[in-house]
RNA sequence: AUGUGAGGUAGAGGCGCGAAGAAAAAGAGUAAUAUGCGGAAGCUUAGACGAGCGAUGCACGCAUGUGAAAGGGUUCUUUGCCGAAGCAAUUAUGUACCGUCAACACAUAAUUAGCUGGGCCUGCACUUAAUAAGUGCUGGACUGUCACGCACGUGCUUGUAUAGCUCAGCGUGGAGAACUGCGAAACGU
Repeated sequence: AUGUGAGGUAGAGGCGCGAAGAAAAAGAGUAAUAUGCGGAAGCUUAGACGAGCGAUGCACGCAUGUGAAAGGGUUCUUUGCCGAAGCAAUUAUGUACCGUCAACACAUAAUUAGCUGGGCCUGCACUUAAUAAGUGCUGGACUGUCACGCACGUGCUUGUAUAGCUCAGCGUGGAGAACUGCGAAACGU
């Protein structure tokens, strides 16, 4: 001088990703409950054991009256950020009926160089009051990034051309432990 580049720092993608609060809507004239009528032996849990309620009428149905809430979504405000975040599997803890155990499910935490660059749309399934939203799978175009190629258009450098750099265009492909800038341990030549 040059090549690689551990670890650090600052950034970009855009209907970008999360969190908290407030308001209105929806949930819903639903659940529940009171009265009346019907009904006629069960009910309180998907399950077991127990303990209660029930012929002074269980469940359930109809009528009349009263009448919620949670999760989820929208808008606004504040805020943390760009594996933001989400999902999956495993483990642990907890929630859950009248009590004990506890399935499914839900919540929290940890682990896994597990999967996904990002948002949108379509179809199917699950969840849900829901055709909203979410999750999984499939397909589609769009978009950012890097690599390779095409073309030779813009600008700059060069006396000119060639050539080089840069911006824009087209095509193909890859993945976020990526990409860009700064500086850089260590190693090689």
Predicted 3D model of a 189-nucleotide RNA (Lysine riboswitch aptamer) from Paenalkalicoccus suaedae. NCBI's taxonomy places the organism under Bacteria, Bacillati, Bacilli, Caryophanales, Paenalkalicoccus. The sequence is in RNAcentral, with records from Rfam. It matches the Rfam family "Lysine riboswitch aptamer". Its family is annotated with lysine biosynthetic process in the Gene Ontology. The family has 47 seed sequences and 3,224 matches in Rfam 15.1. The coordinates come from a structure-prediction model, not an experiment, and the mean pLDDT is 79.